[in-house]
């Protein structure tokens, strides 16, 4: 510099009216960490001129990749200041059981959370937004 960078209301109930209420359903941005998962290498023996092939082991170790909505940090939104660029602030939610030396991340179970404006009260509809951005790739 260029490109990319968010998913989700099923089925039913009430009602004049609700994807907004009630029951049920569905979704999970970016980086880090991570005892889990995968790939490859490493080991021992035999064969082979060599390259290599086969068998055993699949534990340990090494490298690489993946892996958390609620653990840490960030972005978005929102608030304040400013003509603006920008600066500052705010920023949701987890327990129990199991294994283990160790679990906030694994396994099992149950739970919880989700900006602003609009509208019958919205994580899922419409809108700001064909925007911005944590960041990723080339």
């Nucleotide at each position: 510099u260029u490109u990319c960078a968010g998913g989700g209301u099923u089925g039913g109930g009430u009602g004049a009216a609700a994807u907004u209420c009630c029951c049920u359903a569905c979704c999970g941005g970016c980086g880090g960490u991570a005892a889990c998962c995968g790939a490859c290498g490493c080991g021992u023996g035999a064969c082979u001129u060599g390259g290599g092939u086969c068998a055993c082991a699949u534990c340990a170790c090494g490298u690489c990749g993946g892996a958390a909505g609620c653990c840490c940090g960030c972005g978005a939104c929102c608030c304040g200041c400013g003509c603006a660029a920008g600066c500052g602030g705010c920023u949701g939610a987890c327990c129990c059981g199991g294994u283990g030396a160790g679990a906030g991340u694994c396994c099992g179970g149950g739970g919880c959370c989700g900006a602003c404006g609009g509208u019958a009260c919205a994580g899922u509809c419409c809108g700001g937004a064909u925007g911005g951005a944590a960041g990723a790739a080339a």
The RNA shown here (FMN riboswitch aptamer (RFN element)) has 138 nucleotides and comes from Enorma phocaeensis. The RNAcentral record of the sequence draws on MGnify. Lineage of the source: Bacteria > Actinomycetota > Coriobacteriia > Coriobacteriaceae > Enorma.